[in-house]
RNA sequence: CAUCGAGAGGGGUGGAGGGAACGGCCCUAUGAAGCCCCGGCAACCACCGAGCCAAGCCACGAGCGAGGCGCGGGAAGGUGCCAAUUCCGUCGGACCACAAGUCCGAGAGAUG
Numbered sequence: 001c002a003u004c005g006a007g008a009g010g011g012g013u014g015g016a017g018g019g020a021a022c023g024g025c026c027c028u029a030u031g032a033a034g035c036c037c038c039g040g041c042a043a044c045c046a047c048c049g050a051g052c053c054a055a056g057c058c059a060c061g062a063g064c065g066a067g068g069c070g071c072g073g074g075a076a077g078g079u080g081c082c083a084a085u086u087c088c089g090u091c092g093g094a095c096c097a098c099a100a101g102u103c104c105g106a107g108a109g110a111u112g
């Protein structure tokens, strides 16, 4: 800096936790976390294609061109991910008499 309302799970091992923190609410002995194997999702990086911009170079040519931008593509490579919107909320604001509720923004977090 970008994205986070979509998508995608089986087996083995293990043996009580897990969902970041806190509150809630869930998942879990019909087997949690962790580890291993296999499978899958997605398309951030990488890769491919044409387009546009372009430092610079120049034989000054309708020339070459590092690099950049958005678009499209496939999924063999590097990450990531495969309950629930990042599960919901937490701080501020709008609507509302209040509450509840809905919405917007911030914060925190995750991934690249």
Stems, first nucleotide, its partner, number of pairs: 001112004009038005017027003021090004039082003044078002047073003051069003056064002086108001091105005